[in-house]
Context: one part of a larger RNA
RNA sequence: GACGAACGCUGGCGGCGUGCUUAACACAUGCAAAUCGAACGGAAACGCCCUGCUUGCAAGGUACUCGAGUGGCGAACGAGUGAGUAACACGUGAGUGAUCUGCCCUGCACUUCAAGAUAAGCCUGGUAAACUGGAUCUAAUACCGGAUACGAUCCAUUUGUAAUGUGAUGGAUGGAAAUUUUUUGAGGAGUAGGAUGAGCCCUCUUACUAUCAUGUUGGUGGAGGGGUACAGGCCUACCAAGGCGGCGACGGGUAGCCGGCCUGAGAGGGUGGACGGCCACAUUGGGACUGAGAUACGGCCCAGACUCUUACGGGAGGCAGCAGUGGGGAAUAUUGCACAAUGGGCGCAAGCCUGAUGCAGCGACGCCGCGUGGGGGAUGACGGCCUUCGGGUUGUAAACUCCUUUCGCUAGGGACGAAGCUUUUUGUGACGGUACCUAGAUAAGAAGCACCGGCUAACUACGUGCCAGCAGCCGCGGUAAUACGUAGGGUGCGAGCGUUGUCC
Repeated sequence: GACGAACGCUGGCGGCGUGCUUAACACAUGCAAAUCGAACGGAAACGCCCUGCUUGCAAGGUACUCGAGUGGCGAACGAGUGAGUAACACGUGAGUGAUCUGCCCUGCACUUCAAGAUAAGCCUGGUAAACUGGAUCUAAUACCGGAUACGAUCCAUUUGUAAUGUGAUGGAUGGAAAUUUUUUGAGGAGUAGGAUGAGCCCUCUUACUAUCAUGUUGGUGGAGGGGUACAGGCCUACCAAGGCGGCGACGGGUAGCCGGCCUGAGAGGGUGGACGGCCACAUUGGGACUGAGAUACGGCCCAGACUCUUACGGGAGGCAGCAGUGGGGAAUAUUGCACAAUGGGCGCAAGCCUGAUGCAGCGACGCCGCGUGGGGGAUGACGGCCUUCGGGUUGUAAACUCCUUUCGCUAGGGACGAAGCUUUUUGUGACGGUACCUAGAUAAGAAGCACCGGCUAACUACGUGCCAGCAGCCGCGGUAAUACGUAGGGUGCGAGCGUUGUCC
């Protein structure tokens, strides 16, 4: 000098930041991922219309409406945490002639003919519950068969290359679609390119330990097969005898990495909290499914531990999301408001959802700013303290007088952030009656903490008497203590000041 700090004493206001460093301990409760009726059958509830009456019920209809269901897209983002990991995990720079890429943009060429089911519904069972069986009916942009398809895929030739690329020619195989709206339109399918995102691979860098010296058997390489979007011992049968290591292999302990941050003149040292990028994880371990993308925090299956429940047969759960609770700890906040803005998902849109986000609350935790008044005022009052008893000091300090009113208080006015969207007009702000402006009253409501032997700025008195105590180091205290305790005075910093811890 610095800090995500803590502790002690003290504490007026504002702005901007920041706040479980410990138990990746266990979690009550609420919320954090929905949306689309312009894909579909339909109508639980409310509303509206109509009929009947027993006057609040029944039947029917409607769709500007929509519970549940089929279907689509999203749920792989966003948010959290740092347990694991010493590794192509990260950083940096290359490669992919070994690859994939939903939504988005651009080009080309299409959107044809059919079929059978099933959920919901209705009927009926089982069960304590979670849930689940049977029968019957129906729809689709759900599922499925055919047609067509230059280009696509595969093979051959050629051009070209380090190479399997690109272009051209020829042949073969077999591959697509979905409709919907009143309309502008919204979609669907094929292919080529782009954009974005991702996978894989490589050079170099990446801490401690030799009281860890040899370690390795799919381990190293080949070739056959399998697998993958793709290269590869990634996997497998066979063959070879390899590959790593004193330039530290293997083992052990520790640790997420970086941009950065702190310190330092720099070189360097330390660190990785907040913010941004990457990685890993989601009660512990394992597994796949779906999908463009996951081996998926708020999905599924199995096993373990734990919790809850049960009619004992069985079930349910996962806050390292936001709040919040217990526990641990020196220690770390509200079960808040709003989708107004920014962004995300769905939707043609209106819109809906969004504990992302924007805000507010709490904490002097940090940084910065402001205030607690200013001028005059001596016979230098009173009081305190000291005294050589003369006086000195507190001290222009107070009183007194003149002035000002920041912040705070009271009253009145009162935003920007709003553009989009819908249309015809209009309407839309959580923060917030906040910021800000104006007026009013009154010096009024607002100062402490540490230190004073030397280092180190600042000294006397009393008490104590190697006691009580102090102390960062040297050291101080045993009767005149500037070093302990108190008082007066002084010095330093100031809404803070000290102490402790850690780093330079």